[in-house]
Molecule: transfer RNA
Organism: Parcubacteria group bacterium
RNA sequence: GCCGAGAUAGCUCAGUGGUAGAGCACUUCCAUGGUAAGGAAGGGGUCCAGGGUUCGAGUCCCUGUCUCGGCUCCA
Numbered sequence: 001g002c003c004g005a006g007a008u009a010g011c012u013c014a015g016u017g018g019u020a021g022a023g024c025a026c027u028u029c030c031a032u033g034g035u036a037a038g039g040a041a042g043g044g045g046u047c048c049a050g051g052g053u054u055c056g057a058g059u060c061c062c063u064g065u066c067u068c069g070g071c072u073c074c075a
Stems, first nucleotide, its partner, number of pairs: 001071007010024004018055001026042005048064005
């Protein structure tokens, strides 16, 4: 330099155009003599940034940033 994948909740990840979700974690409650496990409810998001397409974009297109992997050249 070229190619590919990825960036979504505190963490790990789903979500292939129509109101952003799960597990774990967190808060409250139930339960227990108490703790853990268990059950119920709840809070938490500018979906990496900028632009475009569309009635409508996490999702499609372009550019950039960062992370990971592969390839090539020179020394």